[in-house]
RNA sequence: UAACCAUCCGGAGCGGCCGAGAGACCUGGCUCGAUGACGCCGCAGCAACCACGGCCAGGCAGGAUUCCUGCCGGCCGAAGGUGCUACUGCCAGGACCGAUGGAAA
Numbered sequence: 001u002a003a004c005c006a007u008c009c010g011g012a013g014c015g016g017c018c019g020a021g022a023g024a025c026c027u028g029g030c031u032c033g034a035u036g037a038c039g040c041c042g043c044a045g046c047a048a049c050c051a052c053g054g055c056c057a058g059g060c061a062g063g064a065u066u067c068c069u070g071c072c073g074g075c076c077g078a079a080g081g082u083g084c085u086a087c088u089g090c091c092a093g094g095a096c097c098g099a100u101g102g103a104a105a
């Protein structure tokens, strides 16, 4: 970087710096913003996916002989890798939509 799969109505803020727009793009709205938004940094937090630990009267397979192991599914914990911490991806329509994660190439 293009494609594939899954998810996007839940969750989670303080401080410092900056100084005018921001909510991906277009249109129409709506909201936030000098009582400093957005963005960057620090700390903190949340728990979507991957990884880790545990549980299951569950399913499948193998070994064994009533136990063990692996996979799938579900639940709990914790927070390692990413990610995230206004408003349903803010709403609607459009568009080869957008974002995040995973597995590879």
Base pairs, nucleotide, nucleotide: 001105004102005101006100007099008098013043014042015041016040017039021032022031023030025094026093027092028091029090044085045084046083048082049081050080052077053076054075055074056073058072059071060070061069062068063067089097

Model confidence (mean pLDDT): 83 of 100.
This is a predicted structure of a 105-nucleotide RNA (SAM riboswitch aptamer (S box leader)) from Arthrobacter sp. ISL-85.
The source organism's lineage runs through Bacteria, Bacillati, Actinomycetota, Micrococcales and Arthrobacter.
The model forms 97% of the base pairs in the Rfam consensus.